[in-house]
This is a predicted structure of a 464-nucleotide part of an RNA (small-subunit ribosomal RNA, 3' major domain) from an uncultured bacterium. It matches the Rfam family "Bacterial small subunit ribosomal RNA". RNAcentral holds the full RNA, with entries from ENA, Greengenes and SILVA.

Context: one part of a larger RNA
RNA sequence: UGACGGGGGCCCGCACAAGCGGUGGAGCGUGUGGUUUAAUUCGAUGCUAAACGCAGAACCUUACCCGGGCUCAAAGGACUGGUGGUACUCGCCUGAAAGGGAGGGGGACCCGCAAGGGAGCCAGCCCAGGUGCUGCAUGGCUGUCGUCAGCUCGUGCCGUGAGGUGUUGGGUUAAGUCCCGCAACGAGCGCAACUCCCGCCGCCAGUUACACUCUCUGGCGGGACAGCGGCGCAAAACGCCGAGGAAGGUGGGGAUGAUGUCAAGUCAGCAUGGCUCUUACGUCCGGGGCUACACACACGCUACAAUGGGCAGCGCAAAGGGUCGCCAAGGCGCAAGCCGGAGCUAAUCCCAUCAAAGCUGCUCUCAGUGCAGAUUGGCGGCUGCAACCCGCCGCCAUGAAGCCGGAAUCGCUAGUAAUCGCCGAUCAGCAUGUGGCGAUGAAUACGUUCCCGGGCAUUGUACA
Numbered sequence: 001u002g003a004c005g006g007g008g009g010c011c012c013g014c015a016c017a018a019g020c021g022g023u024g025g026a027g028c029g030u031g032u033g034g035u036u037u038a039a040u041u042c043g044a045u046g047c048u049a050a051a052c053g054c055a056g057a058a059c060c061u062u063a064c065c066c067g068g069g070c071u072c073a074a075a076g077g078a079c080u081g082g083u084g085g086u087a088c089u090c091g092c093c094u095g096a097a098a099g100g101g102a103g104g105g106g107g108a109c110c111c112g113c114a115a116g117g118g119a120g121c122c123a124g125c126c127c128a129g130g131u132g133c134u135g136c137a138u139g140g141c142u143g144u145c146g147u148c149a150g151c152u153c154g155u156g157c158c159g160u161g162a163g164g165u166g167u168u169g170g171g172u173u174a175a176g177u178c179c180c181g182c183a184a185c186g187a188g189c190g191c192a193a194c195u196c197c198c199g200c201c202g203c204c205a206g207u208u209a210c211a212c213u214c215u216c217u218g219g220c221g222g223g224a225c226a227g228c229g230g231c232g233c234a235a236a237a238c239g240c241c242g243a244g245g246a247a248g249g250u251g252g253g254g255a256u257g258a259u260g261u262c263a264a265g266u267c268a269g270c271a272u273g274g275c276u277c278u279u280a281c282g283u284c285c286g287g288g289g290c291u292a293c294a295c296a297c298a299c300g301c302u303a304c305a306a307u308g309g310g311c312a313g314c315g316c317a318a319a320g321g322g323u324c325g326c327c328a329a330g331g332c333g334c335a336a337g338c339c340g341g342a343g344c345u346a347a348u349c350c351c352a353u354c355a356a357a358g359c360u361g362c363u364c365u366c367a368g369u370g371c372a373g374a375u376u377g378g379c380g381g382c383u384g385c386a387a388c389c390c391g392c393c394g395c396c397a398u399g400a401a402g403c404c405g406g407a408a409u410c411g412c413u414a415g416u417a418a419u420c421g422c423c424g425a426u427c428a429g430c431a432u433g434u435g436g437c438g439a440u441g442a443a444u445a446c447g448u449u450c451c452c453g454g455g456c457a458u459u460g461u462a463c464a
Base pairs, nucleotide, nucleotide: 001464002463003461004460005459007458009456010455011454012453013452015448016447019412020411021410022409023408026302027301028300029299030298031297032296033295034293035292042053043052064288065287066286067285068284069283070282076127077126079124080123081122082121083120088106089105090103092101093100094099109118110117111116129277130276132275133274134273138271139270140266141265142264143262145260150189151188152187153186154185155184156165157164158163169180170179171178195254196253197252198251200222201221202220203219204218205217206216225248228242229241230240231239232238304405308364309363310362311361312360313359314358320351321350322349325344326343330339331338332337371402376397377396378395379394380393381392382391418440419439420438421437422436423435424434
């Protein structure tokens, strides 16, 4: 100087408390451990691995296994030699395909009169290729402490020195935020501000529309600054109350992550040093596996019902996507879906009358039920070369566990939690995951003793 303390002091954070809803029990989905397997590819492992890389494993993907093949190779380049009916093209045989084999017809381009040369093709050779190892050789990127308020520098001063001072102190703040003081005076990276979205107002413009206004859409501005009044404080910083205001003390949300820590994570995104394989650890193909199942854990979905289930009628979004696409009307089917073909490169048409919870009425009356929907049987639909291993959806039948969950444990402070539906990316198909969007819309916070994490100064130390 740090680190640490079941040392003390001050102060924060959904950290506790207060409150609401969950998880832990059930069934199912998904991930992981384990076990199994020819293979169940690999990585991630307390917080910070486990719906994580995977924003789409039937083939492909695919890195794994079994089997069948290829070797200068799937691609490109330099050099040397060969080739003239060459490149290219067409079927045939064999084969699961990849690959292998024999053949047919036509017969191209550039320079040149031609000979010939180039290009192409074949061979040789030099480069290839490896998701093989090392994240303890690395770049880049990322997680975490932590959006925490810290981390430093120049000069000066103090100290033999390590180093200190500044950055400590008194107040204050969300903040090393600001004020005051002070052997310090300044400065940098952080904080804040600048940026984006939402909320109020004005101006301008406007496609779709018959026209116009409003709403709306887009652009440009205004508006909030403790500005105004009062009080407190140290005539400060600042705090409290009030007015006006759409908004008030950072208005709400996002983006933004200092010096560093964990030899944290990633050689399988990519890049890359070294090592290593080279008729194979490269590469192509068929099939299988990644989907296994006595178990264990993690994240979720659906429930256990009456503020509920069923049926009928009525009502209100936002944000997105669409030409290899979205697909209307109309018709068929109980339905999934099919036929159909209008419109739309989209404020115009479609997904989508765009919603659901909601409201009104009827029904069920506490029962493992008219709750719940797992499982299984049958029949269908769709995508796709192909749904056996191993997709999704519909209908009929079947109806399991489950009566609110032990110890323990998670999220959330407001348009939040909870509940409800909608859209997108990926994608042929496949969503309970994930990213967004709106609808309805709470309860509680006395307080900081305690648990966890953190900040500041201080104290002890046999630790560095």